[in-house]
A computed fold for a 98-nucleotide RNA from Pseudobacteriovorax antillogorgiicola, annotated as TPP riboswitch aptamer (THI element).
RNA sequence: UCCAUUCGCCAGGGGUGCCGUACGGCUGAGAGGAACUUUCCGACUCUUUGGACCUGAACUGGAUAAUUCCAGCGUAGGGAGCGCGAGCGACGUCAGCC
Numbered sequence: 001u002c003c004a005u006u007c008g009c010c011a012g013g014g015g016u017g018c019c020g021u022a023c024g025g026c027u028g029a030g031a032g033g034a035a036c037u038u039u040c041c042g043a044c045u046c047u048u049u050g051g052a053c054c055u056g057a058a059c060u061g062g063a064u065a066a067u068u069c070c071a072g073c074g075u076a077g078g079g080a081g082c083g084c085g086a087g088c089g090a091c092g093u094c095a096g097c098c
Stems, first nucleotide, its partner, number of pairs: 001090002006086004010081001011047004017026003032041004053078003059072004
């Protein structure tokens, strides 16, 4: 001086379903709590190297008690940091010693 994965900080973007009986159950990183008809907070997750999320979509096929459950659609169209710091390590230079 550079530095992937990863970690931290600041800023920003998101989603929050389905139900065989209150209770509970299913999938998942996450489906939570307050106000009121749309915001706030927390958790989670993503930020152009964009596997967060939205549109298509009251879509199509297959499963299921049911569903954004799985797959297609999808090499689709959009979508928020040319952010900072740490950093295993790598390279170069200088000094000392042999």

Record summary
Its mean pLDDT, the model's own confidence on a scale to 100, is 81. Rfam family: TPP riboswitch aptamer (THI element). The family has 115 seed sequences and 16,130 matches in Rfam 15.1. The source organism's lineage runs through Bacteria, Pseudomonadati, Bdellovibrionota, Oligoflexales and Pseudobacteriovorax. Of the family's consensus pairs, 95% are formed in the model.